[in-house]
RNA sequence: GGGUGAUUGGCUCAGUGGUUAGAGCGCUGUCUUCACACGACAGAGGUCACUGGUUCGAUUCCAGUAUCACCCA
Numbered sequence: 001g002g003g004u005g006a007u008u009g010g011c012u013c014a015g016u017g018g019u020u021a022g023a024g025c026g027c028u029g030u031c032u033u034c035a036c037a038c039g040a041c042a043g044a045g046g047u048c049a050c051u052g053g054u055u056c057g058a059u060u061c062c063a064g065u066a067u068c069a070c071c072c073a
Stems, first nucleotide, its partner, number of pairs: 001072007010025004018056001027043005049065005
């Protein structure tokens, strides 16, 4: 220098263009216990990496930028 893939809550990850973006773990509160753990219930926490574009409508499609990983040279 060229190519491929990834970027979604604190972590690990789903999400085939259409209602309010979800799960597990974690966190907080309540119940339970003498207490802790386990368990039950409830809750908080997300500009879906960024900037544009296409579309009636974008986490999803397209282009560019950034970061990371891999391949080629």